Predicted 3D model of a 1472-nucleotide RNA (small-subunit ribosomal RNA) from uncultured Deinococcus sp. It matches the Rfam family "Bacterial small subunit ribosomal RNA". Gene Ontology terms of the family: structural constituent of ribosome and ribosome. Its mean pLDDT, the model's own confidence on a scale to 100, is 86.

RNA sequence: AGUUUGAUCCUGGCUCAGGGUGAACGCUGGCGGCGUGCUUAAGACAUGCAAGUCGAACGGUUGGUUUUCGGACCAACAGUGGCGCACGGGUGAGUAAGGCAUAACUGACGUACCGAGAAGUCGAGGAUAACUGUCCGAAAGGGCAGCUAAUACUCGAUGUGCAGCUGCGUUAUGACGUGGUUGUAAAGCCUGCGAGUGCUUUUCGAUCGGGUUAUGUUCCAUCAGCUUGUUGGUGAGGUAAAGGCUUACCAAGGCGACGACGGAUAGCCGGCCUGAGAGGGUGGCCGGCCACAGGGGCACUGAGACACGGGUCCCACUCCUACGGGAGGCAGCAGUUAGGAAUCUUCCCCAAUGGACGAAAGUCUGAGGGAGCGACGCCGCUUGAGGGAUGAAGGUCUUCGGAUUGUAAACCUCUGAAUCAGAGACGAAAGACACCGACAAGGUGGGAUGACGGUAUCUGAGUAAUAGCACCGGCUAACUCCGUGCCAGCAGCCGCGGUAAUACGGAGGGUGCGAGCGUUACCCGGAAUCACUGGGCGUAAAGGGCGUGUAGGCGGGUAAGUAAGUCUGACUUCAAAGGCUGCGGCUCAACCGCAGUAGGGGGUUGGAUACUGUUUACCUAGACCUCUGGAGAGGCAACUGGAAUUCCUGGUGUAGCGGUGGAAUGCGUAGAUACCAGGAGGAACACCCAUGGCGAAGGCAGGUUGCUGGACAGAAGGUGACGCUGAGGCGCGAAAGUGUGGGGAGCGAACCGGAUUAGAUACCCGGGUAGUCCACACCCUAAACGAUGCACGUUGGAUUGUGGCAGGAUGCUGUCACGGUCGAAGCCAACGCGAUAAACGUGCCGCCUGGGAAGUACGGCCGCAAGGUUGAAACUCAAAGGAAUUGACGGGGGCCCGCACAAGCGGUGGAGCAUGUGGUUUAAUUCGAAGCAACGCGAAGAACCUUACCAGGUUUUGACAUGUCUGGAACCCUGCUGAAAGGCAGGGGUGCCCUUCGGGGAACCAGAACACAGGUGCUGCAUGGCUGUCGUCAGCUCGUGUCGUGAGAUGUUGGGUUAAGUCCCGCAACGAGCGCAACCCUUAUCGUGUGUUACCAGCGGUUCGGCCGGGAACUCACGCGAGACUGCCCAUGAAAGUGGGAGGAAGGCGGGGAUGACGUCUAGUCAGCAUGGUCCUUACGACCUGGGCGACACACGUGCUACAAUGGCCGGUACAACGCGCUGCGACACAGCAAUGUGAAGCGAAUCGCUGAAAGCCGGUCUCAGUUCAGAUUGGGGUCUGCAACUCGACCCCAUGAAGUUGGAAUCGCUAGUAAUCGCGGGUCAGCACACCGCGGUGAAUACGUUCCCGGGCCUUGUACACACCGCCCGUCACACCAUGGGAGUUGUUUGCAGCUAAAGCCGCCGGGAGCCGCAAGGCAGGCGUCUAGGCUGUGAGCGAUGACUGGGGUGAAGUCGUAACAAGGUAGCCG
Repeated sequence: AGUUUGAUCCUGGCUCAGGGUGAACGCUGGCGGCGUGCUUAAGACAUGCAAGUCGAACGGUUGGUUUUCGGACCAACAGUGGCGCACGGGUGAGUAAGGCAUAACUGACGUACCGAGAAGUCGAGGAUAACUGUCCGAAAGGGCAGCUAAUACUCGAUGUGCAGCUGCGUUAUGACGUGGUUGUAAAGCCUGCGAGUGCUUUUCGAUCGGGUUAUGUUCCAUCAGCUUGUUGGUGAGGUAAAGGCUUACCAAGGCGACGACGGAUAGCCGGCCUGAGAGGGUGGCCGGCCACAGGGGCACUGAGACACGGGUCCCACUCCUACGGGAGGCAGCAGUUAGGAAUCUUCCCCAAUGGACGAAAGUCUGAGGGAGCGACGCCGCUUGAGGGAUGAAGGUCUUCGGAUUGUAAACCUCUGAAUCAGAGACGAAAGACACCGACAAGGUGGGAUGACGGUAUCUGAGUAAUAGCACCGGCUAACUCCGUGCCAGCAGCCGCGGUAAUACGGAGGGUGCGAGCGUUACCCGGAAUCACUGGGCGUAAAGGGCGUGUAGGCGGGUAAGUAAGUCUGACUUCAAAGGCUGCGGCUCAACCGCAGUAGGGGGUUGGAUACUGUUUACCUAGACCUCUGGAGAGGCAACUGGAAUUCCUGGUGUAGCGGUGGAAUGCGUAGAUACCAGGAGGAACACCCAUGGCGAAGGCAGGUUGCUGGACAGAAGGUGACGCUGAGGCGCGAAAGUGUGGGGAGCGAACCGGAUUAGAUACCCGGGUAGUCCACACCCUAAACGAUGCACGUUGGAUUGUGGCAGGAUGCUGUCACGGUCGAAGCCAACGCGAUAAACGUGCCGCCUGGGAAGUACGGCCGCAAGGUUGAAACUCAAAGGAAUUGACGGGGGCCCGCACAAGCGGUGGAGCAUGUGGUUUAAUUCGAAGCAACGCGAAGAACCUUACCAGGUUUUGACAUGUCUGGAACCCUGCUGAAAGGCAGGGGUGCCCUUCGGGGAACCAGAACACAGGUGCUGCAUGGCUGUCGUCAGCUCGUGUCGUGAGAUGUUGGGUUAAGUCCCGCAACGAGCGCAACCCUUAUCGUGUGUUACCAGCGGUUCGGCCGGGAACUCACGCGAGACUGCCCAUGAAAGUGGGAGGAAGGCGGGGAUGACGUCUAGUCAGCAUGGUCCUUACGACCUGGGCGACACACGUGCUACAAUGGCCGGUACAACGCGCUGCGACACAGCAAUGUGAAGCGAAUCGCUGAAAGCCGGUCUCAGUUCAGAUUGGGGUCUGCAACUCGACCCCAUGAAGUUGGAAUCGCUAGUAAUCGCGGGUCAGCACACCGCGGUGAAUACGUUCCCGGGCCUUGUACACACCGCCCGUCACACCAUGGGAGUUGUUUGCAGCUAAAGCCGCCGGGAGCCGCAAGGCAGGCGUCUAGGCUGUGAGCGAUGACUGGGGUGAAGUCGUAACAAGGUAGCCG
């Protein structure tokens, strides 16, 4: 920094950016320097090499040279002997302490070779290998006999000394000094002969070791007790040496919560990585220590080993074998094999450094020096430098203009990695040799010696001469196109991908690093995410249920002593390397050299004394005690009281009672319920009672008595820090539950009935057992909560309750203790806390460290059981959470609206028909619309057309557009063929403009080729536009200010009022915008202007029709105005306003319309149009004929007509308005029963026509019936439109006369000129209207009211919802996968105890009538025994693997059952 949310703050986990590595893997790869390289199988190893050397210790053997043949000399060799082989080199298995680190001790020890000192080096002896002979054996090897030497071995002498024993003195334990006594050495060699070199004894030093002590040194307490040589003592043994190191005896100790014992893991350190530091991680290379050498035991030799390249035994393995027996040990250097993601050459040299031996030359040295391999790491270098714009070509993108790759390239100039040639190192000068000196020390001299290596380096010549890898959604630097289409894939986290992917794959471009770049793994960091530095616990994880108290931690005042902590000076140490600083050497750097050095740790010593500790003495402020007093459901026990329930008995009394939302089960005629009286029994204690009191908590309530705990107040006195906290321990601990024995009225798990319900193992009802009660004994848990540990101190106030005390009269004030509320500062993420702190401090305890798995499993402890306590992991997720915010929602609340309900009127749902839809059918029944807000909707009108669908017949630059070329104007007519489209053939016909008369041009037609046309194909989830809907609901926002860490809030809430966020008042708000209202249209009244085609009061005429003259009054039409504003009055109110009234045509928005805020529904429409993308291109385009969209078992919606008498039918008769009309409306006349036809006037219409309005009214008839109701259906006959009415039009006439008698559940519309009812017109249209859009006529009923249903507004509340309740979400079951517990067991491994057996070996005993050596003493061989590696057996314990079956758990787009939780979640939820 990213990630929980719609957003916010916090908590909290996960993840990333940095650095590092003995790395590995992928892609790529030029050079050099310096480093580095089996982390796994301490698996197994072929082959070679890695430790020898000395002839100046010894006897010999071989070869050579030489010879005076006697020998001499040189070189080499096996053996005896000496030294070395304990170093160097490897590895990290074991080891949690016999290790390591640091600091000490050794008066408790050793030390070959080296240095220094002292004293010696005399005499004698016998063997033995080699060698010779012989024998055994396959071999490895060995036996016997014989000869020989020594610096090999033995004895004697000497004894400076040394050692043992024993005295004395000093002293620190064994040290030092000095006596006595006993014991004890030796070797020669070389030679030029010495002051050479060895040897012996001893002392000191040096070096290197042994041993001891303190401190530090991983995890697990689900390891809590361990231990018998154990702890100590004494004696003895043993060792170089202290020591239970060993042994005998004695004692019974020793260790442990400051973590013994056990288990797991691990070599330790200097250092290294990281980090600001403190820390954390690590121990490869280099250096120090330790341990190991196939696994295990043992000792020998030696100065040193219990010995990597020695021995021996056991085991495993491998090899040889003549089967009798033998050989071996790379964790040395190379190398092989195995394992593994993975780690090198069977190289060169001793030239240098170092080591062994030697007097030396020298020999040996896989130590070491070098080279080789590996980008494994670090460092340096190269792949060029300068110029070069037509901004080339190509690529990519594109808005088609261009942009970008890009000065990049090409091209020009320059330099010259590579390569070739020539020269060519440092590392090497000592030792040795020669000379001087003295053969010393020291000095001088000339030569020799190089693996690397003809390398580095220098000089000359010389070619422009490898670049890759990762990434480009955010974190995180870097963007476009194409492909793909929840596929393929990506991914560190969040997350991308379902047709426009900057996230997949490719490309172009870009970014980063660069001979490398990425990935994986691991460590530190970030992570203050274990918090010492530096965190927390009211609600996020976290205070123990409560007390008492042990250890421990912490602790009041004064003085003195001490100096452990603390502070400080000096000395010493913490090896080197490393790190840091400076200087220097390789051309630089890495690398290397030299010098200097810090913080810090340990130790010794001197000093300081404030604080802490400790000791002593004292004090009273903490704490405790004594006295007095009152308060209290504090506890325990005994006794006792009344009311009520139930039961029993008796009485009165009769048919019900009881119960519920409503019922039923139940009780009752065998007498209930009800009422009265008496009795029995158990449990709980009304009123008082409180927001009250007491208690540590749990908890405690009738009254009285007894016993008893605590707190408080008051006034004095006493003790003298006696205190606080408290791991373990101990005690208490609601309810439920358990055991035993009682008791049992009421209530009441389980259980039984009755209801409810889809079910109802529930909620409700009737019964009812445990239990509830008592005694005793267990259990030990709760949301045991103030979700707040205890104690003390400090810090403003207000108010109230309880118990004391003091003053003053009850009232008030002060003070102490306790219980509440509100609030200052402060704190807190916020909520909130706030002297009863969650403020500020101190001390101590408990607890937390992401969610789930899980308070589960295993183990331990407790319990009679139930169960409790302690308490994980695998696996899985990227969250889980807290507080607050805005919404949405609630079978939450308040206020308020709406034909929302109610009150009414009329319908739908039943019938027939019409129409739309679903479904089905079909070649096709084209497509869309889908709850409200699809369904008489798109469609304001499908016979062809429309038409998009289907069948068949055709067509391909196309039915339609633009451009090019050629020809012709166009156009008209005819014939044949065909269903038509189309095809074939013939005829007629030439126009307009310009002209240089050749021709050209415009429009149109035909033909040709290509760009293209075309698509009602797809995507309304890519879109524009338009529309529906919430909703004509009253809301939606902004600026500035203020409040809040913030999301946000305020304003917009509140009190009134309104149809209204309408207005008024108030208010940390003040203003403003979009909505409301108004402005617009229409209608209702009036005035005025104008009067034709409209009108006609008065006047005249009249064919009686405003028909004519005329009129301008009226109606009407069209304009322009007026009018209504709570203006006036009364009442009320602060106001806004409201109620009533007047006037008025109209009264409180007069009626109706147009007008639709921010937004919601991923609402509808690609088929109205437009349009991105995509698909088709002789077809998904286009044309034609016919069919279909009209089908029909069904289902639904919307309508029409009815079911009749408020009616039907017949006759007569009255009154409209809106509109429409030339392809038209069509008067009128005639014909026809009629539809209609024929003729035809008038009218482009206030003039003519459609145009008869109908209901109504008057009269008549029908008389309750499937009818004189209703009209479907069907038969027949016609009319009209139209190329054409078969599929499939409308209408007329005659005939026919179906269902239907008011419609179940359910449901719709309407509040006034409305509903209902009646007709009329229009659009579409050739024709077709029950639909739609309009018009007028007649003309109601009802509204108490807002409880309920639906929708909506405002405020508030709860929320686990935010895709927002059509939300969220729980558990079983079913399926798949994963890890895990139990499990009859099986198996492996580690280990304890016991027994048996027991190799080698040390030690002990024997070593005898036996073998060998020895003169002998004695020794060896040999035998026995203890101990013991190992083996076997038995029995435990721990850990691992596996196991039929089984338990739960986790995870998994669309499975089953229910609905538990979140809202009062529909029975409040939760804990035990």

Overview:
The sequence is in RNAcentral, with records from Greengenes.